Notes
RNAcentral holds the full RNA, with entries from ENA and SILVA. The part of an RNA shown here (small-subunit ribosomal RNA, 5' domain) has 540 nucleotides and comes from an uncultured organism. Rfam family: Bacterial small subunit ribosomal RNA. The prediction has a mean pLDDT of 81.
Context: one part of a larger RNA
RNA sequence: GAACGCUGGCGGCGUGCUUAACACAUGCAAGUCGAGCGAAGCACUUAAGUUUGAUUCUUCGGAUGAAGGCUUUUGUGACUGAGCGGCGGACGGGUGAGUAACGCGUGGGUAACCUGCCUCAUACAGGGGGAUAACAGUUAGAAAUGACUGCUAAUACCGCAUAAGACCACAGGGUCGCAUGACCCGGUGGUAAAAACUCCGGUGGUAUGAGAUGGACCCGCGUCUGAUUAGCUAGUUGGUGGGGUAACGGCUCACCAAGGCGACGAUCAGUAGCCGACCUGAGAGGGUGACCGGCCACAUUGGGACUGAGACACGGCCCAGACUCCUACGGGAGGCAGCAGUGGGGAAUUUUGGACAAUGGGCGCAAGCCUGAUCCAGCUAUUCCGCGUGUGGGAUGAAGGCCCUCGGGUUGUAAACCACUUUUGUAGAGAACGAAAAGACACCUUCGAAUAAAGGGUGUUGCUGACGGUACUCUAAGAAUAAGCACCGGCUAACUACGUGCCAGCAGCCGCGGUAAUACGUAGGGUGCGAGCGUUAAUC
Repeated sequence: GAACGCUGGCGGCGUGCUUAACACAUGCAAGUCGAGCGAAGCACUUAAGUUUGAUUCUUCGGAUGAAGGCUUUUGUGACUGAGCGGCGGACGGGUGAGUAACGCGUGGGUAACCUGCCUCAUACAGGGGGAUAACAGUUAGAAAUGACUGCUAAUACCGCAUAAGACCACAGGGUCGCAUGACCCGGUGGUAAAAACUCCGGUGGUAUGAGAUGGACCCGCGUCUGAUUAGCUAGUUGGUGGGGUAACGGCUCACCAAGGCGACGAUCAGUAGCCGACCUGAGAGGGUGACCGGCCACAUUGGGACUGAGACACGGCCCAGACUCCUACGGGAGGCAGCAGUGGGGAAUUUUGGACAAUGGGCGCAAGCCUGAUCCAGCUAUUCCGCGUGUGGGAUGAAGGCCCUCGGGUUGUAAACCACUUUUGUAGAGAACGAAAAGACACCUUCGAAUAAAGGGUGUUGCUGACGGUACUCUAAGAAUAAGCACCGGCUAACUACGUGCCAGCAGCCGCGGUAAUACGUAGGGUGCGAGCGUUAAUC
């Protein structure tokens, strides 16, 4: 965050599985780079060879050789889809099961730590090697998926050289602090680097230091209920030494000691994600933790590691369990608590929509590609807000209804009738903001030897809109297209008649109903609210 009953005209901003963290058909939700690499295909193209042979000439022997096909070859491509390689799949999105905890909030500490991309600075990039996928061939299997042989490339992989700086070991000196200690200086020995691509403008690579950002760990205080839970604890508490980690630490292991927590509530049990906030209240408080924002935890259940700067990883891997599906019975595949959607549960909660135009993210030099993030549209009176359903006149107080003392009263200016208006709706016409970047040209400026390049600025030009022909504006006709719900004994605003007769029924409390019911049912009238009105549930 409501649901149910009756009713229902429009618009705007929001919100929408609170239950089964139940099971899921189908589609989409994470890709991108050819300016890292080799090969294949396609299209066009250069040249050579071969084949075919139109046309023309002909002494009929032949010569000429257009267009086309095939093979090899040269080059080109916003071309295509696989593969190697790089970056990203740790963000974004969902859910609240677990968790009473340094999980969260708040304030500190790290002299015990890490940080890809980004920024700044310094120093570099020399020379080699061996493979492997793709591909081809053989082969196993129903499939998923493999196996073997052979070939090849790289910004993939591995040595060697070099080392300003870094790290490690050893001995020395100085400064300082908050205990372990921290920082600085120079000496000796040792260790580890690199990659190219290019449109020639650049973009990348290695090492080190600093910054920024993000994270990790530790501590003080705060953080629900129960004593009809009083004792709990063996890696338990501490030490020494190995190991491990980015790092401290029983984090882990061996040995040693016997400690540690608890009535200031340990342990156990129950419940629960925490906060900013939200509701209420004069406040103090009380309640809640939907939407939005921060943190945490989880991703069918349980466990594990790998890769990586970062995960013990929702749309990665392995194992085990349950479930579902395929199978040739040998074996395999899957995970919506992403967006839609289905079944189920439930009082109850939406479309298997559009677009990347904007904002943001990933990759890329860029063009661009991807993006169920996001922006929009659809459904629902689900909340809040705004508007309308006409306006003015109109008494013979018409007819009808209801009541009646039969005189009349009331419905009631209400209607009819007259005049007017056109919000909304209908039809037609015009028509947005959200769009500025990017790109191109010119000029100015910083650096510079420079009119080069790069950065900044100004001016001119200029591509791009899902929403949407929507908002909005104008025109036309016409009161036309639009009112209900609850209540009327007191509390509590609003009364009569008939029916019923402790029956049928009403009811929040008091209580009504047994033959004159303002309390039940209906009608007339009235009161309250109004596209809502009542009821139920919940909280202050």